RNA sequence: CGUCGAGGUGAUCGCUGGCGCCUUCGGGCGCGGGAGGAAAGUCCGGGCUUCACAGGGCAGGAUGCUGGCCGACCGCCAGUCGGGGCGACCCGAAGGAAAGUGCCACAGAAAGCAAACCGCCCGGCGCUUCGGCGCCGGGUAAGGGUGAAAGGGUGCGGUAAGAGCGCACCGCUCCCCUGGUGACAGGGGAGGCACGGUAAACCCCAUCCGAAGCAAGACCGCACAGGGACCGCGCUGCCCGCGCAAUGGUUCCGGGUAGGUCGCUCGAGCCCGCCGGUAACGACGGGCCUAGAUGAAUGAUCACCACCGGCCAAGGGCAACCGCGGCCGGAACAAAACCCGGCUUACCGACG
RNA sequence: GCGCCCGUAGCUCAGUAGGAUAGAGCGGCGGUUUCCUAAACCGCAGGUCACAGGUUCGAAUCCUGUCGGGCGUA
Numbered sequence: 001c002g003u004c005g006a007g008g009u010g011a012u013c014g015c016u017g018g019c020g021c022c023u024u025c026g027g028g029c030g031c032g033g034g035a036g037g038a039a040a041g042u043c044c045g046g047g048c049u050u051c052a053c054a055g056g057g058c059a060g061g062a063u064g065c066u067g068g069c070c071g072a073c074c075g076c077c078a079g080u081c082g083g084g085g086c087g088a089c090c091c092g093a094a095g096g097a098a099a100g101u102g103c104c105a106c107a108g109a110a111a112g113c114a115a116a117c118c119g120c121c122c123g124g125c126g127c128u129u130c131g132g133c134g135c136c137g138g139g140u141a142a143g144g145g146u147g148a149a150a151g152g153g154u155g156c157g158g159u160a161a162g163a164g165c166g167c168a169c170c171g172c173u174c175c176c177c178u179g180g181u182g183a184c185a186g187g188g189g190a191g192g193c194a195c196g197g198u199a200a201a202c203c204c205c206a207u208c209c210g211a212a213g214c215a216a217g218a219c220c221g222c223a224c225a226g227g228g229a230c231c232g233c234g235c236u237g238c239c240c241g242c243g244c245a246a247u248g249g250u251u252c253c254g255g256g257u258a259g260g261u262c263g264c265u266c267g268a269g270c271c272c273g274c275c276g277g278u279a280a281c282g283a284c285g286g287g288c289c290u291a292g293a294u295g296a297a298u299g300a301u302c303a304c305c306a307c308c309g310g311c312c313a314a315g316g317g318c319a320a321c322c323g324c325g326g327c328c329g330g331a332a333c334a335a336a337a338c339c340c341g342g343c344u345u346a347c348c349g350a351c352g
Numbered sequence: 353g354c355g356c357c358c359g360u361a362g363c364u365c366a367g368u369a370g371g372a373u374a375g376a377g378c379g380g381c382g383g384u385u386u387c388c389u390a391a392a393c394c395g396c397a398g399g400u401c402a403c404a405g406g407u408u409c410g411a412a413u414c415c416u417g418u419c420g421g422g423c424g425u426a
Stems, first nucleotide, its partner, number of pairs: 001352004007305007015034002018031005036333001040344002043342005048213004055240004060209005065079005080094001081092004095204002100202002102198003117144002119140009152170006171193001172191008217262004227253003230249002232244003269288005275282002307330006315322002353425007362378004371409001380396005402418005
């Protein structure tokens, strides 16, 4: 890193819903079905349903190297670049700071179109024990010190001392060529260097997004007073537009009922073979049906076997130790609730 | 089930376009005062900002993931 995962078999007693039969309508009998890799967190993306089988803009949100896959994705696969590791390999929220704005505390002389505290050097004046010292004016970013960060790095030359001031190498920016679909890589040339950091700060650029959720929603039945308040309502933040509408709307309060059926499990479904593709995945052929509960089922007990641990122990061994057999204990994380694809998190152990 | 919010001292709360020792009131402890207590005054302790990881020079604050609690919903 990957695969599997309430250990297996049997007996007894249950639970749930499906089919068949029986029934005194309460139920009974028989047959076959009955949790997960995460069913979890509800973090993303969809299907489905309703909102009018129009729509547009703004605001808001999400994503962010390149190419591909997928119904879609904050997913997956392959690659590029960067980082870590001796290595197998692993990790990456990895667009833009040269559009603009904001922020950079403390320390420090100076923190953003930078700065002279110490030091170094030059000049003038004064003093001098002739080594230098003090004051004033200037030069200097090489050295010290502060800081997360001080306006390329190392070396040589150069200079009063210094400085890309000059040169070599490295880095950086721009241009060209070659390879690649591309991210990018390799090579050549030019420029002394202009451009600090922060976008998990606002923002800019590119792409995408209507809202709500099965307690969605549809139907049947029961009950109630179609009472009172409010005034246009509607794809639900805003605007435009459009549609419907006073025998209206169903927003709020009050009252009533809280029973049943559908949605509900056949689906972008699962397994096997083969072909294409590095792979994710896709095409074709064959086979299979695999929980549908609603205060909510899928369990409990016993026996044997297998696994792990502890104690006793026939015996073996010079010893460390191994151990026939017996007794006791353990066996995780957690459990569907409309359904899928992912991510993340939890986990006794077994295998590769 | 679904939708949403919160977590800072023993309790109730501040602090949120990041800035270094995290504050306030009540409560607790010690002292002053009083014959004693209360009140008053003075002082002190008490915090892994729920936990873990990341971004940044720097995180209670920003981002991600867990844990715990609460609210709404025919």